Context: one part of a larger RNA
RNA sequence: AACGAACGCUGGCGGCAUGCUUAACACAUGCAAGUCGAACGAUGUAUCAGCGCUUGCGUUGAUGCGUAGUGGCAAACGGGUGAGUAACGCGUGGGAACGUACCCUUCAGUCUGGAAUAACUGCUGGAAACGGCGGCUAAUACCGGAUAUUUCUGAGAAGAGAAAGGGAGAUCGCUGAGGGAGCGGCCCGCGUUAGAUUAGGUAGUUGGUGAGGUAAUAGCUCACCAAGCCUUCGAUCUAUAGCUGGUCUUAGAGGAUGAACAGCCACACUGGGACUGAGACACGGCCCAGACUCCUACGGGAGGCAGCAGUGGGGAAUAUUGGACAAUGGGAGAAAUCCUGAUCCAGCAAUGCCGCGUGAGUGAUGAAGGCCCUCGGGUUGUAAAGCUCUUUUAUAAGUGAAGAUUAUGACGGUAGCUUAUGAAUAAGCCCCGGCUAACUUCGUGCCAGCAGCCGCGGUAAUACGAAGGGGGCGAGCGUUGUUC
Numbered sequence: 001a002a003c004g005a006a007c008g009c010u011g012g013c014g015g016c017a018u019g020c021u022u023a024a025c026a027c028a029u030g031c032a033a034g035u036c037g038a039a040c041g042a043u044g045u046a047u048c049a050g051c052g053c054u055u056g057c058g059u060u061g062a063u064g065c066g067u068a069g070u071g072g073c074a075a076a077c078g079g080g081u082g083a084g085u086a087a088c089g090c091g092u093g094g095g096a097a098c099g100u101a102c103c104c105u106u107c108a109g110u111c112u113g114g115a116a117u118a119a120c121u122g123c124u125g126g127a128a129a130c131g132g133c134g135g136c137u138a139a140u141a142c143c144g145g146a147u148a149u150u151u152c153u154g155a156g157a158a159g160a161g162a163a164a165g166g167g168a169g170a171u172c173g174c175u176g177a178g179g180g181a182g183c184g185g186c187c188c189g190c191g192u193u194a195g196a197u198u199a200g201g202u203a204g205u206u207g208g209u210g211a212g213g214u215a216a217u218a219g220c221u222c223a224c225c226a227a228g229c230c231u232u233c234g235a236u237c238u239a240u241a242g243c244u245g246g247u248c249u250u251a252g253a254g255g256a257u258g259a260a261c262a263g264c265c266a267c268a269c270u271g272g273g274a275c276u277g278a279g280a281c282a283c284g285g286c287c288c289a290g291a292c293u294c295c296u297a298c299g300g301g302a303g304g305c306a307g308c309a310g311u312g313g314g315g316a317a318u319a320u321u322g323g324a325c326a327a328u329g330g331g332a333g334a335a336a337u338c339c340u341g342a343u344c345c346a347g348c349a350a351u352g353c354c355g356c357g358u359g360a361g362u363g364a365u366g367a368a369g370g371c372c373c374u375c376g377g378g379u380u381g382u383a384a385a386g387c388u389c390u391u392u393u394a395u396a397a398g399u400g401a402a403g404a405u406u407a408u409g410a411c412g413g414u415a416g417c418u419u420a421u422g423a424a425u426a427a428g429c430c431c432c433g434g435c436u437a438a439c440u441u442c443g444u445g446c447c448a449g450c451a452g453c454c455g456c457g458g459u460a461a462u463a464c465g466a467a468g469g470g471g472g473c474g475a476g477c478g479u480u481g482u483u484c
Base pairs, nucleotide, nucleotide: 001483002482003481005480006479007478008477009476012356013355014354015353016352017351018349019348020314025312026311027310029309030308031307034073035072036071039070040069042067043066044065045064046063047062048061049060050059051058052057053056080267081266082265089192090191091190092189093188094187095186098184099183100182103180104179105178106177107176108175109174110173111145112144113143114142120135121134122133123132124131125130151160152159153158165172166171193239194238195237200230201229202228205227206226207225208224209223210222211221212220242264243263244262245261246257247256248255249254269290270289271288272287273286292303293302294301295300320346322345323344324343328342329340330339331338332337359389360388361387362386369380370379371378372377394421395420396419397418398417399416403411428473429472430471431470432469433454434453435452439468440467441466442465443464449456450455
C1' cells in the first nucleotide's frame, strides 16, 4: 500500500460498486423454456346467421376465446459452479483431412400416388405412477413412383438420390446443388507449480500392412508383422491447482494472486451408456447401477437448487421465498403477441471507493465548573454563554423529468426544482517510554496489569488503572488474518 474480509467500540446522508472465500453438504415451497390455429384432426364455450320446429331445444355455417393431442422450431443458447484436470486443458503462433440448423447470395425445381397413427370412442388392468386390446380420423407426420443441369458412388460403362403445403391476398414455406458469413471438431511448434527421501516407465505400448470406424486425420478400433517408444534437457510416480485477459504490490525488474467483469475449459446427486438432433453423449431429457430422501393398498412408484429467492447444516463470516418485461438481448410466431429469476430495477449490509454534513461570524469579567499549582497563578479557552447570520442536511407541502420512436416506464410521484420551519436531526475511535506525533496528578506496589520489538510494574511508574491535558484519523477508528 492492498482486501469478496472478520472481530471490538461507534454510527447522519447520498452516488457507484461489491456481498457463502467454509460442506461440488442435504434440501420444504414458488418461479427459472417455451411458442406456433397462417401445418393438422378433434373438443368445450360465447356471439351472430340460416334451417327444422315440440318456442327453447336440435342442427349447419362463420367469428372469438379455451383445452389436451399429432406436427414444426426452440429447448446444445442464456444462467450456475470450480469437483476433476499438470492436459494441446489454457495462452500464443501456425496447419489440413472436416461439419454447419437459422442468416445472406446464385442456379434449378416444387409432378403423381399410397398406407397408417395419436387425439376420440368401446372394453379392460393398476392403490398410484402409468398402461393393454378392439374401432374411427387428419396433416408441412410417414412411405412409394416420376423427373435430375448441377450432386454422390465409379477408371469408365453404368447406377443411386428430392420436394409440402399454408394464406382472401401480399406472400410465407418446401427440395436439390454452388458460394459466403459466423460458429464448431481435429493436428502441430513454443510457454504453463512443487518433490529425486519418486529412476526407470510402457504390450495397443512404438511403427508398418490390411480392414473397420468417424463429419474428418489418426492404434481411434481390430487382425497380422516388426520391436520399438519415453527418460537426469527429469520420464514414471506423488502432492497441489481450473487456465488466461487481468488484479495487488513495486521506481522498475520481480513477487503474490486469478473474487467481481470478459474469453476458453470442465462439471450438473455418484458411476456408466447411448437415443433424438445441424449441434448433446444433454443442469431443469432418456436408460442401467449405486447412495440418499419421499409415497405405497407392499405388488410397485417418485426425486436431484453447483438457476433465482429461500431452509437446515458447517463457519469468524456473506443479503429478499421482492417488482417488471419499460429498456437491452434471447426463443417461438407472417404479425398481434406470448415466454424470459437472462436482464433492468427495488430491498438488506459503513463491505469498499468517492462526495457532503454535524454550522458560520463575532464574543475576555479570559465567567462558572474541572485539572494542576511554588497558592502568586496556570490551563481547559473564543472554547461556552451572549449577539448577528445561514439552511447544505432534516421535516412538511407543492411541482415533477430524461431514460421512449407515433405508442409502451417496473424503477417512481424516484431524481431534480420551488416554498415553509428552525441551529435546528447528526462524533466517534485509537494513541501519548523509544522506534512514533503527543505529559501531568492520583491509585497500585514484580500485585493487578501492559507489550509489535526493546522492555515497563518490587512506594515518588510520562510504559499498569483512572482523571485532566495533548496527538492522530474521522462516519469511522482500532485489532486480527493474508499478499507485496

Small-subunit ribosomal RNA, 5' domain from an uncultured bacterium, 484 nucleotides, folded computationally. Its Rfam family is "Bacterial small subunit ribosomal RNA".